[in-house]
Context: one part of a larger RNA
RNA sequence: GAUUGAACGCUGGCGGAAUGCUUUACACAUGCAAGUCGAGCGGCAGCGCGGUCUUCGGACUGGCGGCGAGCGGCGAACGGGUGAGUAAUACAUCGGAACAUGCCCAGUCGUGGGGGAUAACACUUCGAAAGAAGUGCUAAUACCGCAUACGUCCUGAGGGAGAAAGCGGGGGAUCGCAAGACCUCGCGCGAUUGGAGUGGCCGAUGUCAGAUUAGCUAGUUGGUGGGGUAAAGGCCUACCAAGGCAACGAUCUGUAGCUGGUCUGAGAGGAUGAUCAGCCACACUGGGACUGAGACACGGCCCAGACUCCUACGGGAGGCAGCAGUGGGGAAUUUUGGACAAUGGGGGCAACCCUGAUCCAGCCAUUCCGCGUGAGUGAAGAAGGCCUUCGGGUUGUAAAGCUCUUUCGGCAGGAACGAAACGGCGAGCUCUAACAUAGCUCGCUAAUGACGGUACCUGAAGAAGAAGCACCGGCUAACUACGUGCCAGCAGCCGCGGUAAUACGUAGGGUGCGAGCGUUAAUC
Numbered sequence: 001g002a003u004u005g006a007a008c009g010c011u012g013g014c015g016g017a018a019u020g021c022u023u024u025a026c027a028c029a030u031g032c033a034a035g036u037c038g039a040g041c042g043g044c045a046g047c048g049c050g051g052u053c054u055u056c057g058g059a060c061u062g063g064c065g066g067c068g069a070g071c072g073g074c075g076a077a078c079g080g081g082u083g084a085g086u087a088a089u090a091c092a093u094c095g096g097a098a099c100a101u102g103c104c105c106a107g108u109c110g111u112g113g114g115g116g117a118u119a120a121c122a123c124u125u126c127g128a129a130a131g132a133a134g135u136g137c138u139a140a141u142a143c144c145g146c147a148u149a150c151g152u153c154c155u156g157a158g159g160g161a162g163a164a165a166g167c168g169g170g171g172g173a174u175c176g177c178a179a180g181a182c183c184u185c186g187c188g189c190g191a192u193u194g195g196a197g198u199g200g201c202c203g204a205u206g207u208c209a210g211a212u213u214a215g216c217u218a219g220u221u222g223g224u225g226g227g228g229u230a231a232a233g234g235c236c237u238a239c240c241a242a243g244g245c246a247a248c249g250a251u252c253u254g255u256a257g258c259u260g261g262u263c264u265g266a267g268a269g270g271a272u273g274a275u276c277a278g279c280c281a282c283a284c285u286g287g288g289a290c291u292g293a294g295a296c297a298c299g300g301c302c303c304a305g306a307c308u309c310c311u312a313c314g315g316g317a318g319g320c321a322g323c324a325g326u327g328g329g330g331a332a333u334u335u336u337g338g339a340c341a342a343u344g345g346g347g348g349c350a351a352c353c354c355u356g357a358u359c360c361a362g363c364c365a366u367u368c369c370g371c372g373u374g375a376g377u378g379a380a381g382a383a384g385g386c387c388u389u390c391g392g393g394u395u396g397u398a399a400a401g402c403u404c405u406u407u408c409g410g411c412a413g414g415a416a417c418g419a420a421a422c423g424g425c426g427a428g429c430u431c432u433a434a435c436a437u438a439g440c441u442c443g444c445u446a447a448u449g450a451c452g453g454u455a456c457c458u459g460a461a462g463a464a465g466a467a468g469c470a471c472c473g474g475c476u477a478a479c480u481a482c483g484u485g486c487c488a489g490c491a492g493c494c495g496c497g498g499u500a501a502u503a504c505g506u507a508g509g510g511u512g513c514g515a516g517c518g519u520u521a522a523u524c
Base pairs, nucleotide, nucleotide: 001524002523003522004521006520007519008518009517010516013371014370015369016368017367018366020363021329026327027326028325030324031323032322035074036073037072040071041070043067044066047065048064049063050061051060052059053058081282082281083280090207091206092205093204094203095202096201099199100198101197104195105194106193107192108191109190110189111188112146114144115143121136122135123134124133125132126131152161153160154159166187167186168185169184170183171182174181175180208254209253210252215245216244217243220242221241222240223239224238225237226236227235257279258278259277260276261272262271263270264269284305285304286303287302288301307318308317309316310315335361337360338359339358343357344355345354346353347352374404375403376402377401384395385394386393387392408465411459412458413457414456418451423445424444425443426442427441428440429439430438468513469512470511471510472509473494474493475492479508480507481506482505483504489496490495
């Protein structure tokens, strides 16, 4: 000199953009943060409509809109947080072969016929509660056989094994009392091939300090058989062999998430890893599996432990390193805000619902950037202050006065972009028996804004509302007076102060920076 997620002191007008527990991975009150689908299902607790009855109080009724709880599907493995652990099962770069893959895209082939249950519900029982048990009834895209098998899998090459589910819309002829059959469209379901993206695994190179850590290792190193996994492999196991690593630093100890980057520097380097992005690890502590395409799962389960809470003492409940917020720790770090309008995500045919992701607003000079606190004129060089050699000098064109301007702020009026998709109407094309339905393309068009009456624009008034901080001995830009008298004090280094202190304190003046200025800490 540059820099900071800074803090402290004094001061503080506005706006834009950004950042904001670096410390106790300490404990957490409260609310919210993951739901959705009635176009899978049986149903109907509550609400509305319709209907029936009515003593006008109301009662009944799933018929309709819808829908609590329940069965079922998908999601909950994403998104969000933190950095404890980890020095290599991590990360970065470059390669590799023995793998998996829900949703998505493209292709091929199917979607036939049956069965038995169970929750909800009703009744009963136990319990303080959390909850649990029994009996009975019922449905499915829940569950289980049978049939079939283009691909697929196994094989001793003969053969063998294995599947599915329906739901919604529309309709000309034919059948049917009707429901519907039948046809068709869409969404699904099963098998399989390929793709995309994603994930698992292996290798090489690189990745902090200590030798006052020199030897380490028995599933250890390799082989065979077996097991296990989606998959290679001591991953596991039995047997066999005796290997494997190490001064090119093994092992041990300490420290630490890694990278893109960031800061500094001419560079080489050095330091660092907040915000943003990629990867990893963790979710009260330790262990474990279940479900599933995917977890050994932050807001799932089980066990153990510590802690907190409820209890009828028998037993139960919980996990903010999600967003806010509280206590504590600390020099120190924000609101228990608004909205799903946009972007994105989950579910759904859709309408839509959910979304503390996100978008916004609030707080803080914490940082960066921009603007303002007026402009011109004005010598009687006013008054006052300070100094003085008492002549004057300086503050100083500074003020006052005169002439102007009105940014920003305050007031009043107008007022956005971010929002066109989805939707509706029409036309064309495709599917089709069909001008139906559905899909695609084009044209027209309605609605939808948290921010926000905000940005921005206009108007009126009026210099009006807006300057401090540090320093002035040398380094280092800037000097005098008074007070003090090795005292009080200053100080980054040298040093200053013991009666004329440009070094302490105050004042006048000056210098530097300026809504900041200094100090402290830290890095180069």
Model confidence (mean pLDDT): 86 of 100. The part of an RNA shown here (small-subunit ribosomal RNA, 5' domain) has 524 nucleotides and comes from an uncultured marine bacterium.